[in-house]
Molecule: c-di-GMP-I riboswitch aptamer
Organism: bacterium
RNA sequence: CCCGCGAAAAGGCAACCCGGUCGUAAGGCCGGCACGCAAAGCCGCGGAUCCUUUCGCGCACCACCGUACCGUGGGCCGAGGGACUGCCGGGCUACCGAA
Numbered sequence: 001c002c003c004g005c006g007a008a009a010a011g012g013c014a015a016c017c018c019g020g021u022c023g024u025a026a027g028g029c030c031g032g033c034a035c036g037c038a039a040a041g042c043c044g045c046g047g048a049u050c051c052u053u054u055c056g057c058g059c060a061c062c063a064c065c066g067u068a069c070c071g072u073g074g075g076c077c078g079a080g081g082g083a084c085u086g087c088c089g090g091g092c093u094a095c096c097g098a099a
Stems, first nucleotide, its partner, number of pairs: 005097002012037002017032006035086001041092003045089003049083004054079003058076002061074004
């Protein structure tokens, strides 16, 4: 000096909740707080999950309308768009230095 690792030290970040604000929403931002975090720093690249103002007029579903057809709304599915890194993985960078 590098890698691994994570004792100590100096620090750092900030869950939930509350207030404000932006957004249809998921959620983001600011302030307070402190559950926790050795990458809880950065990147939406892969997976998972969530949303949808968009599309299909897809489904064996539910409700309404007037018995049916039809129509409307909801639910589900598929696509597009978005959210999320403190859900997991991946990539990049980084403080300190005991065993």